Description: The prediction has a mean pLDDT of 81. Transfer RNA from Paramacrobiotus metropolitanus, 73 nucleotides, folded computationally.
[in-house]
RNA sequence: GCCGCCAUGGCUUAGUUGGUAAAGCGUCUGCCUAGUAAGCAGAAGAUCAUGGGUUCGAGUCCCAUUGGUGGCU
Numbered sequence: 001g002c003c004g005c006c007a008u009g010g011c012u013u014a015g016u017u018g019g020u021a022a023a024g025c026g027u028c029u030g031c032c033u034a035g036u037a038a039g040c041a042g043a044a045g046a047u048c049a050u051g052g053g054u055u056c057g058a059g060u061c062c063c064a065u066u067g068g069u070g071g072c073u
Base pairs, nucleotide, nucleotide: 001072002071003070004069005068006067007066010025011024012023013022019056027043028042029041030040031039049065050064051063052062053061
C1' cells in the first nucleotide's frame, strides 16, 4: 500500500424481512437473616464508534472517517 472482519448499558453478548434496543453478570434499593452470603422483588444505567446520505421511519441499507483485529504484498 491492497483486501476483509469487528465497534450496541460498567463487562460479556443478542437484536430475524428497516417499524421506537433485550438478556446474563455487575451496581443500587427493599424483603428475608442475630449478622453476612445465598435467595426473592424492584430500580437506575446505551445519542447503538464519529460525521453525512437514502427512507414516512435506520442499531440494521449506502459513503467517508476513527479505533481494533486478520490476511496479502
Annotation:
Its Rfam family is "tRNA". About the family: Transfer RNA (tRNA) molecules are approximately 80 nucleotides in length. Lineage of the source: Eukaryota > Opisthokonta > Ecdysozoa > Parachela > Paramacrobiotus. The sequence is in RNAcentral, with records from Ensembl Metazoa.